[in-house]
RNA sequence: UUCUGCAAAGCCAAAUCCGUUGCGAGGCGGAGACGGAAAGCCACGGGUCUUCAUGAGAUAGCCGGGCUGCCAGAG
Numbered sequence: 001u002u003c004u005g006c007a008a009a010g011c012c013a014a015a016u017c018c019g020u021u022g023c024g025a026g027g028c029g030g031a032g033a034c035g036g037a038a039a040g041c042c043a044c045g046g047g048u049c050u051u052c053a054u055g056a057g058a059u060a061g062c063c064g065g066g067c068u069g070c071c072a073g074a075g
Base pairs, nucleotide, nucleotide: 001075002074003073004072005071011036012035016031017030018029019028020027021026034061040067041066042065044064045063046062047059048058049057050056051055
């Protein structure tokens, strides 16, 4: 530096429940684990969703893209 992936020493945490916040999609905190090798970060392109709708938002755990990075193995 490139490729590969067995969920792994460590890490994140879907559904659901509780609290809180928002008109809402949703966000945040706790419990909880379906899963994840970028399920770390960024709304740039597409998709989906919301709304007081031609404006403004949500989703990075829908896909692509950008930046960064752990473990193990191989080159």

The prediction has a mean pLDDT of 82. The RNA shown here (c-di-GMP-I-GGC riboswitch aptamer) has 75 nucleotides and comes from Salidesulfovibrio brasiliensis JCM 12178. It was read from a public genome assembly, where an Rfam model found it. The organism belongs to Desulfovibrio brasiliensis, within Bacteria. Its Rfam family is "c-di-GMP-I-GGC riboswitch aptamer". A reference for the family is Weinberg et al. (2017), "Bioinformatic analysis of riboswitch structures uncovers variant classes with altered ligand specificity", Proc Natl Acad Sci U S A. Of the family's consensus pairs, 95% are formed in the model.